[in-house]
Molecule: Bacterial RNase P class A
Organism: Sphingomonadales bacterium
RNA sequence: CCAGAGGGUUGGAUGAUCGCCGGUUGCCGCAAGGUGGCGGGAGGAAAGUCCGGGCUCCACGGGUAAACGGUGCCGGAUAACGUCCGGCGGGGGUGACCCCAGGGACAGUGCCACAGAGAGGAGACCGCCUGACACGUCAGGUAAGGGUGAAAGGGUGCGGUAAGAGCGCACCGCAGGCAUGGUAACAUGACUGGCCAGGCAAACCCCACCGGGAGCAAGACCGAAUAGGCAUGGUAUGCGGGUGAAAGCCCACAACGCCCUACCCGGCGGACCAUGCGGGUUGGUUGCUUGAGGCUGUCAGCAAUGGCAGCCCUAGAGGAAUGAUCGUCGCGGUCUCGCAAGAGACCGUACAGAACCCGGCUUACAGACCCUCUGGCAUU
Numbered sequence: 001c002c003a004g005a006g007g008g009u010u011g012g013a014u015g016a017u018c019g020c021c022g023g024u025u026g027c028c029g030c031a032a033g034g035u036g037g038c039g040g041g042a043g044g045a046a047a048g049u050c051c052g053g054g055c056u057c058c059a060c061g062g063g064u065a066a067a068c069g070g071u072g073c074c075g076g077a078u079a080a081c082g083u084c085c086g087g088c089g090g091g092g093g094u095g096a097c098c099c100c101a102g103g104g105a106c107a108g109u110g111c112c113a114c115a116g117a118g119a120g121g122a123g124a125c126c127g128c129c130u131g132a133c134a135c136g137u138c139a140g141g142u143a144a145g146g147g148u149g150a151a152a153g154g155g156u157g158c159g160g161u162a163a164g165a166g167c168g169c170a171c172c173g174c175a176g177g178c179a180u181g182g183u184a185a186c187a188u189g190a191c192u193g194g195c196c197a198g199g200c201a202a203a204c205c206c207c208a209c210c211g212g213g214a215g216c217a218a219g220a221c222c223g224a225a226u227a228g229g230c231a232u233g234g235u236a237u238g239c240g241g242g243u244g245a246a247a248g249c250c251c252a253c254a255a256c257g258c259c260c261u262a263c264c265c266g267g268c269g270g271a272c273c274a275u276g277c278g279g280g281u282u283g284g285u286u287g288c289u290u291g292a293g294g295c296u297g298u299c300a301g302c303a304a305u306g307g308c309a310g311c312c313c314u315a316g317a318g319g320a321a322u323g324a325u326c327g328u329c330g331c332g333g334u335c336u337c338g339c340a341a342g343a344g345a346c347c348g349u350a351c352a353g354a355a356c357c358c359g360g361c362u363u364a365c366a367g368a369c370c371c372u373c374u375g376g377c378a379u380u
Base pairs, nucleotide, nucleotide: 001376002375003374004373005372006371007370008369009368010367012329013328014327015326016325017324018323020041021040023038024037025036026035027034028033043351047362048361050360051359052358053357054356055215056214057213058212061265062264063263064262065261068211069210070209071208072207073087074086075085076084077083088102089100090099091098092097103206104205108204109203110200111199112198125146126145127142128141129140130139131138132137133136154172155171156170157169158168159167173195174193175192176191178189179188180187181186219286220285221284222283229277230276231275232274233273234272235271238253240251241250242249243248256269257268258267259266293312294311295310296309297308298307299306300305330349331348332347333346334345335344336343337342
């Protein structure tokens, strides 16, 4: 100097005029409100609504099981997560680094088209070897060589054989237990064994662990109703006891209905189910911003993160405020003039707007800056 990888910050500045929302405070006003001072007012993603929660309401008696959904190597962080950090294993890259939907194929079922002899405990087309003979046929052996295919029953080499084959041997691979290291996933070493018949579970499935529902349009209060409404059809009110003159009332059991699916135990109820008609509610206040909050320093930890100390308060609209206009400057591009320095004119200045709040993930983003690391070239 060029190329690349990982991480972080920012993403216009400024002046004037006018305007909007909220806080605080002085004055005026019965109040509504008006007016003056001081401070504040849209993001790193506010987007997607993909996860997890805080919060609110509803449901919940216990047990057993099923259905449905989610996660899937080990350890840790966190309020929690499908997130994050560190490690292990596999893959890519010269490398810095990046990626993985990472348990099980011997519980079972299923798929692997076409080609090919044969695609799961499959297989002989060409070839090789042996024998016979009518000289290119038949019989037998073979799976080392070739071919087909995404993939062909471990790989390389040596020996052996009629030719071959883990047939035998060496090394590698695979399986097994043992030893060592590690919290563990795993790694390493030597030994034993010729050795188990592939792939796909992001195919159904099996295994382990986890899981109530709805959501701020949740909810609360005020206000508001001729109406706590009417009509039709259906289900249930059985037996026994107490009291009472009777009507009725009370108690227990059974049936029925309910307690998110089924069963058992338990509990609750005199109502319930279906269809139709019809009154009020579309208003106001609140929830609504002080938080698993932010910043700085320090300690612990490889880190995620946590402890301690100090400082700070940084929107709360309500059909939806946080803006509009003018000017100057900054950055970038094009054109003209100029030897150059430079001057002038024109154009542009990213993605994009809170709506109860927070922790993540994913997606979009013109330009500018910083830190660390890797590779290459040149010079000293």